Transfer RNA from a Candidatus Omnitrophota bacterium, 73 nucleotides, folded computationally. It matches the Rfam family "tRNA". Rfam describes the family as follows. Transfer RNA (tRNA) molecules are approximately 80 nucleotides in length.
C1' cells in the first nucleotide's frame, strides 16, 4: 500500500427495511427484605463511532472517515 471483519447503555452482547422512540445479562441509583452487609425480589437510569447517500422509511442496504483485529505485499 492492497484486501477481509468488526464498531449497539459503564461492561457483555440480540437484533437480516416497518411489530422496534432498540431485548437480555451485569454494573449503577432507588424502595423492599435483613440488627447491618450480601442474597433475593421490584422499579428506575444508560445506547445505534463520524458524515453522506439509496429509499415513503435506515441499527439494518451503499461510499466515505475514525478506531480495533486479521491476512497478502
Nucleotide at each position: 500500500g492492497g484486501g477481509g471483519c468488526g464498531u449497539u447503555g459503564g461492561u457483555c452482547c440480540a437484533g437480516u427495511g416497518g411489530c422496534c422512540c432498540a431485548a437480555g445479562a451485569u454494573a449503577g441509583c432507588g424502595g423492599c427484605c435483613u440488627u447491618u452487609c450480601a442474597c433475593g425480589c421490584c422499579g428506575u437510569c444508560g445506547a445505534c463511532a463520524c458524515g453522506g447517500g439509496u429509499u415513503c422509511g435506515a441499527u439494518u442496504c451503499c461510499c466515505g472517515u475514525a478506531c480495533g483485529c486479521c491476512c497478502c505485499g